[in-house]
Molecule: transfer RNA
Organism: Candidatus Parcubacteria bacterium
C1' cells in the first nucleotide's frame, strides 16, 4: 500500500444509545504479640484526538493518532 481488531480507573477488562463499573492494586480501619491472609470503608476517569447524527453517545457516522495481526 489494501483489509481487519484494539484503545475506558495505576494494571486486567466489562459496559454496544439512557447516571461510567468489576476484579487486582493503592489509602484508612478492624484483627494478631507481630506480619501475611482475611473483613469493612474508601479515594481515582477530559471512556486515544478532533468533529457530526440524536432530546442524549464510551456505543452510531467521518476523520485523524498509536499499538496488534492478515495480505499484496
Nucleotide at each position: 500500500g489494501g483489509c481487519g481488531g484494539u484503545g475506558u480507573a495505576g494494571c486486567u477488562c466489562a459496559g454496544c444509545g439512557g447516571u461510567a463499573g468489576a476484579g487486582c492494586a493503592g489509602u484508612g480501619g478492624c484483627a494478631u504479640c507481630a506480619u501475611a491472609a482475611g473483613c469493612c470503608a474508601u479515594g481515582g476517569g477530559u471512556c486515544g484526538g478532533g468533529g457530526g447524527u440524536u432530546c442524549g453517545a464510551a456505543u452510531c457516522c467521518c476523520u485523524c493518532c498509536a499499538c496488534c495481526g492478515c495480505u499484496a